A computed fold for a 1485-nucleotide RNA from a wastewater metagenome, annotated as small-subunit ribosomal RNA.
[in-house]
């Protein structure tokens, strides 16, 4: 201090989440000692039992046990001493103690004031005199279960009562009136009270400023209220109370309401400023089961007092009583939670008492909780064979690890033993804690370690189980067989008597921003903010004032905590002391720049008159021509119309077209323009008339009159409402026609609201510059629209003027010329004002903005705060309605967004290419038949390959073999390998016997041996390691390979721009078969492709000569050269260059024709069944021998193909010409047999020699004449030959015999640009046999190509995007399911405030009678709870009904996103399963 998470990536916006502190805590798993704190945060709910307020005999009177003493009838008395229990009577029970329900308030916090009381205390001042009364207790009696209560007698005090005095107090007529007391003790000195004043002190009451939580979806509140007189009340001010009189007070600066809460000091977090919080300690304040009320008393309306009423709870003889732990403990309930019924008044304190004491669950201490915060501890030292073990391995080691074990040491803790304070203050006495703390000494490493986590964040890695399952997760997220992410283990890492976790608050978050953010597109400028209230702000200049502001001084600002710095417990945590701060508030002196207030002054801000301008700027009321349409005549006749094509529509009752007149209505072409005007909405045809509002010019004039504006007025495009008129055209809705799987649409045809007027609502739009409004300042450049100046020029107009010239009635007129002035017009230059475009600085995340800021400052205002839910519910205001203003939460959810990048993609553009189209030639799809594949079938019908890029593919050849697949029969160290040990033996050959289907399996015989002489090699059997597997993952892999693609394209160094992603090279003009190549560029260059180099071949030329050929200047065959290079000419492209087009010359001409070669990558193409290999399986079997069957099945269905169907033919004889290859386990002549197949035969050849071998179409010549045939052969039968152990399933061939379908092929499609297609045969590889396949060879040998609109594929540039698994993408709504939460509702059931009415306790005032023991009856108003009858708010529940969320694979459609296939979206109105279609006005995102 920051990290992590939106994306293929990038930057910004944003949220989310985490490290970091703290707690009265809880919870899991672990736990040695001690100090010192803390400890019901929940039910203010109930409580058993005990204690927590008594004291005082120096205030009083009576006096019990008990003791002495005396007397005694021995029962007891009498008197003293003593003083229990109780009573009167005084003080004290208002303190301490506990709690926080209540209170939003003078409660609390700070400062302040005046109109006040104060026991007890301290100072003072002056009394304290003389009398009288009661009455408890006591005693008799009586009622009651009890608690109590009564009657009668008698008694004392500091109890009560009048009397005197009167310092004083109060009232006064100023003469006076009225008012107080108590006495104990005593050593007799005195001490202690009491009474009444006076000042103090303490403590309390009232009183004001200022501060103190959310909520406007709470906007009006209030009637004793507000004020005043006058009176009661009170210690005391005051509507506190009451009467009367006025009608006021309070409120957007937030009254009333309505929810939360005790306030502080402080605490915790923070850099601070702030946020959060009020336990422990300390100050206040309240309340003591609930509500109410006085009494007494200094003081209360009283926690352990009293009265009444209510709920509970107890006791009870049913009559009636009793009670109040939010003291201390304890219980018991709640609850995730919070402790002992404990010791002592020894200190500290408090009542009471003269005093000793007495009481004190305040207190002091102890227990009980790791509940925190501090210390300590659990061993130190040394010890390598790196011990066993354990993990783990590349098997060699590496760790764990000096760790341990052993040697020496040491004794904090513990235990055990001896000792042993302080806290006491008060010369004795007096310790609860307590034999505690501490000190000694002894024992003996003894008694003492654990949690959580190692994917990143974030410090920590490995092995095995698991295999989207178990699980984990704080965020991103991990698991679908090699998990560092689950789970164990082993190793590591952090803390440490703890350690993790959940809860909560501050930080981290500048993420509400006062310090310290922001609104063009990311959330975010209200439609205008037009006018203006309030409020904020506000120009120059004098001069007072002294609020604001500043200085100094002074009170305050409790203590404690914080902080500094001493000191005291062994450190520390704690305690103590001293200092500092405590940012504030008072009050008091100054200053006077700023701000403000008071006065006056000024013009420059704002305004007002003159004088001109420009303009769809608004209202009215007139006028106008074009068009559409109807109507009515004519003219004319078969179609009009519409469309992508039609169709519905209309037309022989005469349309459409065409003329004429005629009605109506709406809208105003042309100019017209990023051109005017207006705050926006908006405003167009002329003309009058009313009107507002700009803009320049000069001057005068008023003096700051200003800017901004919540609330408030108004004004607002379509769309829609109401009333009454209008209605030509165009049109929601409807209807018909098409489209279409549908088609509630795009398209056509008709058509109503509706557009139009006039009142009156409505108030919203993407009301958009997506930009609020004023001021001032900060480069320019270039339009445009209106004013000003000025300087030029034009032309004509008027005047004046100069010369000429015509004519003249001599006055003049005319023409043409000179100068001048105004006037009009052009152009420039300048200066206002609006209005646009480019752009430097600056700014911006980026795109852009850029004097008309989104620069740089100031004032106002209005909005924002993660996405959705949702601008939605409920409420309130507003409307006639549809609506509209305001405006939440519950839930989900880790991203939603914005700008640019690369890329893919478009039913987006431009430009190229390609047997891609097209022009043509042969097919293919239809028959058979082959073959291969799917699909059934089967014991098996082995497996793979699966669009193109699988299918005559792996398969260059499955009767056994091949094989891997089924059935049956064998074998287990095995069919084939390798090493170890052991053991008897030698192995091997050949021959044979049983049994078997054979492999096997069990036997026999005969033969015979290598050697260096060794327990050598070999082979056997026998165990151990292991061996094998075409078992599984080509989604774990090399290799190889197909494809895009022989397409032209993919990339790097440097440098340069960009914040970055990246761009630039590479793009752009030519130009190529091509990123070939030239030329111009912030690029220069370089690589991997292209081309070239290899081969083959087309022409030459030298060699060369075997077996070719046959005597040659030849064919042929090998070797080696040459030759082709846009080299030469003409031309073409702005020059040039590269390059094209032509032309010569050549065999060959423009990469001359072919191979061979395949870039970076993609498709997780393919193949674990060619090999290889990782992991996993399986081991008498999923090795692995053998026999026999399958791989050849067959209602079908696809693909490749072959033969066809005829005369360009078919048959039959006859004659021609290759070119390439193969042969010894082989090729096989010649003759010779057969019809053939083939047989016999055996020459020759290890090959230019022999053979295979006769090439075939062609050609000549004969028959066949359009036929299901002299086509065409399937099929079928009979006979044969060949290989082969073996041809039955399942093989090729010959002959005869049979002789099926098919007469040229639907939609659709393939392949080919020249020796190419089409034909014809020929060979070879595999092979014992088996070719319509495959791979070569050569014969004969065309057609067409205008050309890129179009279909496919590909490349480049460029544009759009909401894609990025990349369009086979993304993605929207209704319907279905399941599931959450939330509004709505008939109704229902709390709570809470409250208006009227009844009733009406205690209680204290009032009245009247009465004087009865301390008066005693009776009435009135007021009241507390309680009823009756509504109302306001706000919860629960609630059939059923709305709508939202969410949730791997449901359902219907395709609305968005590309020109999304009808260009989206806003906003209104209607429709329609549904997304969404039309209208009608805006916008461009």
């Nucleotide at each position: 201090a920051g990290a992590g998470u939106u994306u293929g990536a990038u930057c910004c916006u944003g949220g989310c989440u985490c490290a970091g502190g703290a707690u009265g805590a809880a919870u899991g798993u672990u736990g040695g000692c001690g100090g010192u704190g803390u400890g019901c945060c929940u039910a203010a709910g109930g409580u058993a039992u005990g204690c927590a307020a008594g004291u005082c005999g120096a205030a009083c009177g009576a006096g019990a046990a008990u003791c002495u003493a005396c007397c005694u009838u021995c029962g007891g008395g009498u008197a003293g001493a003593g003083g229990a229990c109780a009573g009167u009577g005084g003080c004290g029970g208002a303190c301490g103690g506990c709690u926080g329900a209540g209170u939003a308030a003078c409660g609390c916090g700070u400062a302040g004031g005046a109109a006040u009381u104060u026991u007890c205390c301290c100072u003072u001042a002056a009394g304290u005199c003389a009398a009288g009364g009661a009455u408890a207790g006591c005693c008799u009696c009586c009622c009651g279960a009890a608690a109590g209560g009564g009657u009668g007698g008698g008694u004392a005090a500091g109890c009560c009562u009048g009397g005197a005095u009167g310092u004083g107090a109060u009232c006064u007529u100023c003469g006076g009136a009225u008012u107080a007391a108590a006495a104990g003790c005593u050593u007799c000195g005195g001490c202690u009270g009491c009474u009444u004043g006076a000042g103090g002190a303490u403590a309390a009451g009232c009183c004001u400023g200022c501060g103190u939580c959310c909520u406007a979806u709470c906007a009006g509140g209030u009637u004793g209220u507000u004020g005043g007189u006058g009176a009661g009340g009170u210690a005391a001010u005051g509507g506190c109370u009451c009467a009367c009189c006025a009608a006021g007070c309070c409120u957007a600066u937030g009254a009333c309401g309505g929810g939360u809460a005790a306030c502080u000091g402080g605490u915790c977090u923070g850099a601070g400023a702030g946020g959060a919080u009020g336990a422990u300690c300390a100050g206040u304040c309240a309340g003591a089961a609930u509500g109410g009320g006085a009494c007494u008393g200094c003081g209360a309306c009283a926690c352990g007092g009293c009265c009444c009423a209510u709920a509970c709870u107890c006791c009870u003889a049913c009559g009636g009583g009793a009670g109040g732990c939010a003291g201390c403990a304890a219980u018991u309930a709640g609850g995730a939670a919070u402790c002992u019924u404990g010791c002592a008044c020894a200190a500290u304190g408090g009542a009471c008492g003269a005093a000793a004491g007495u009481c004190u669950g305040a207190u002091g201490c102890a227990g009980c909780g790791a509940c925190a915060c501090c210390g300590c501890g659990u061993g130190g030292a040394g010890g390598a064979u790196g011990a066993a073990g354990g993990u783990u391995u590349u098997a060699g080691g590496a760790u764990c690890g000096u760790a341990a074990a052993c040697u020496c040491c040491u004794u904090u803790u513990a235990u055990g033993u001896g000792g042993g304070a302080a806290c006491a203050a008060g010369u004795u006495c007096u310790g609860a804690g307590u034999g505690u703390a501490c000190c000694a000494c002894a024992u003996g490493a003894a008694u003492a370690a654990g949690g959580c986590c190692c994917c990143c964040c974030u410090a920590a890695c490995u092995a095995c189980g698991u295999g989207c399952c178990a699980g984990a997760a704080g965020g991103g997220u991990c698991g679908g067989u090699g998990a560092u992410g689950c789970g164990u283990a082993g190793g590591g890492g952090c803390c440490a008597a703890a350690c993790a976790u959940u809860a909560u608050c501050c930080g981290g978050a500048a993420u509400u921003a006062c310090u310290g953010g922001g609104c063009g597109u990311a959330a975010a400028g209200a439609g205008a903010u037009g006018c203006g209230u309030a409020g904020g702000c506000g120009a120059c200049u004098a001069a007072g004032u002294a609020a604001g502001u500043c200085u100094a001084a002074u009170g305050u600002g409790a203590a404690a905590g914080c902080c500094c710095g001493a000191a005291g417990c062994u450190c520390a945590a704690c305690u103590u002391c001293g200092g500092a701060a405590u940012u504030g508030c008072g009050u008091u002196a100054g200053a006077a720049a700023c701000u403000a207030c008071u006065u006056g002054g000024a013009u420059u801000g704002a305004g007002u008159c003159a004088g001109a301008u420009a303009g769809g700027g608004g209202a009215a009321a007139g006028u106008g021509g074009a068009a559409u349409u109807c109507c009515u005549g004519g003219u004319g006749u078969a179609g009009c119309g519409g469309u992508g094509a039609a169709a519905u529509g209309c037309g022989u009752u005469g349309a459409u077209a065409u003329c004429a007149g005629g009605g109506g209505g709406a809208a105003c072409a042309c100019c017209g323009a990023u051109g005017g005007c207006g705050a926006a909405g908006g405003c167009a045809a002329c003309u009058u008339u009313c009107u507002g509002g700009a803009u320049c010019u000069u001057g005068a004039c008023u003096g700051a009159c200003g800017c901004u504006a919540a609330g408030g007025c108004u004004c607002g495009a379509a769309a829609g409402c109401g009333u009454g008129g209008g209605u030509a055209g165009c049109a929601a809705a409807a209807c018909g026609g098409a489209u279409u799987a549908g088609a509630u649409a795009c398209c056509c045809g008709u058509g109503u609201a509706g557009u139009c007027c006039a009142c009156g609502c409505c108030g919203u739009a993407a009301a958009c510059g997506a930009u609020c409004c004023c001021u001032a300042c900060u480069a320019g450049g270039u339009g445009u629209a209106u004013g000003g100046u000025u300087u030029a020029g034009a032309u004509c107009u008027u005047c004046a003027u100069u010369u000429g010239g015509a004519u003249u009635u001599c006055g003049g007129u005319c023409c043409a010329u000179u100068u001048g002035a105004a006037g009009u017009u052009u152009a420039a230059a300048u200066u206002g004002u609006g209005u646009g475009c480019c752009g430097c600085a600056g700014c911006u995340a980026a795109c852009g903005c850029g004097u008309u800021a989104a620069g740089u400052a100031g004032g106002g205002c209005g909005c924002c705060u993660g996405g959705g839910g949702a601008g939605u519910a409920c409420g309130g205001c507003c409307g006639c309605a549809a609506g509209g203003c305001u405006a939440a939460a519950a839930c989900c959810u880790a991203a939603a967004g914005g700008a640019a990048u690369u890329g893919a993609c478009g039913g987006g553009g431009a430009c190229c290419c390609g047997c891609a189209c097209a022009a043509g030639c042969a097919g293919u799809g239809g028959a058979g038949c082959g073959u291969u594949u799917g699909g059934u079938u089967u014991a098996a019908u082995u497996c793979g390959a699966u669009g193109c890029u699988a299918a005559g593919c792996g398969a260059a050849g499955a009767a056994c073999c091949u094989u891997a697949c089924c059935a049956g029969g064998g074998c287990u160290u095995g069919a084939a390998c390798u090493g170890u040990a052991a053991c008897u033996g030698u192995g091997g050959u050949u021959c044979u016997g049983a049994u078997g289907a054979a492999a096997g399996u069990c036997g026999g015989a005969a033969c015979g041996u290598c050697u260096u002489c060794g327990a050598g090699a070999u082979c056997g059997u026998u165990a151990c390691a292991g061996a094998g597997g075409u078992g599984c993952u080509g989604c774990a892999u090399g290799g190889c390979u197909g494809u895009c693609g022989u397409c032209a394209g993919c990339u790097c160094g440097u440098g340069u721009c960009g914040u970055g992603a990246g761009a630039u090279g590479u793009u752009g003009g030519g130009u190529u078969a091509a990123g070939u190549c030239c030329c111009g560029c912030a690029a220069c260059g370089a690589g991997c492709g292209c081309a070239a180099c290899c081969c083959c071949u087309a022409c030459c030329c030298a060699g060369u000569g075997u077996u070719a050929c046959a005597u040659a200047u030849u064919u042929c065959u090998c070797u080696g050269g040459g030759g082709a290079c846009c080299g030469c000419c003409u031309u073409g492209c702005c020059a040039a260059a590269a390059c094209g087009a032509g032309g010569a010359g050549g065999a060959a001409g423009g990469u001359g024709g072919g191979g061979a070669c395949g870039a970076u990558g993609u498709c997780u193409g393919g193949u674990c069944a060619u090999c290889a290999u990782a992991g996993u399986c399986c081991u008498u079997a999923u090795g692995u021998c053998c026999u026999g069957g399958g791989c050849u099945a067959c209602a079908c269905a696809a693909g490749c193909g072959c033969u066809a169907c005829a005369a360009u033919g078919g048959u039959u004889a006859c004659u021609a010409c290759a070119a390439a290859g193969g042969g010894u386990u082989g090729c096989c002549a010649a003759a010779c047999c057969g019809c053939a197949a083939g047989g016999u035969g055996g020459a020759g050849c290890u090959a230019a020699u022999c053979c295979c071998a006769u090439a075939a179409a062609a050609g000549u010549a004969g028959c066949c004449u359009c036929a299901g045939u002299u086509c065409a052969g399937a099929u079928u039968g009979u006979g044969g030959g060949c290989u082969g152990c073996a041809a039955u399933u399942c093989g090729c061939c010959c002959a005869c015999a049979u002789g099926a379908a098919g007469u040229c092929g639907g939609a659709a499609u393939u392949g080919c640009u020249a020796g190419u297609a089409a034909u014809c045969g020929c060979a070879g590889a595999u092979c014992a046999g088996c070719a319509u396949g495959c791979u070569g060879c050569g014969g004969u040998g065309a057609a067409u190509a205008c050309g890129u609109u179009c279909u496919c594929g590909g490349g480049u540039c460029u544009u759009g995007u909401a894609c990025a698994c990349a369009c086979c993408g993304c993605c929207u709504g209704u319907c279905a399911a399941g599931u959450c939460a939330c509004g709505g509702a008939a109704g229902u059931u709390g709570g809470u405030c409250u208006c009227g009415c009844c009733c009406g306790a205690c209680g204290g005032c009032c009245c009247c009678a009465u004087g009865g023991u301390u008066u005693u009856g009776g009435g009135g108003a007021c009241u507390a709870a309680g009823g009756c009858a509504g109302g306001g708010c706000u919860g629960g529940c609630g059939a059923c009904c709305a709508g939202g969320g969410c949730u791997a694979a449901g359902u219907c459609a395709u609305a968005a996103c590309a020109a999304g296939g009808u260009a989206g979206c806003c906003g209104u109105a209607g429709g329609g399963g549904a997304a969404u279609c039309u209208g009608c006005g805006g916008c461009u995102g």
Background
The RNAcentral record of the sequence draws on SILVA. The prediction has a mean pLDDT of 84.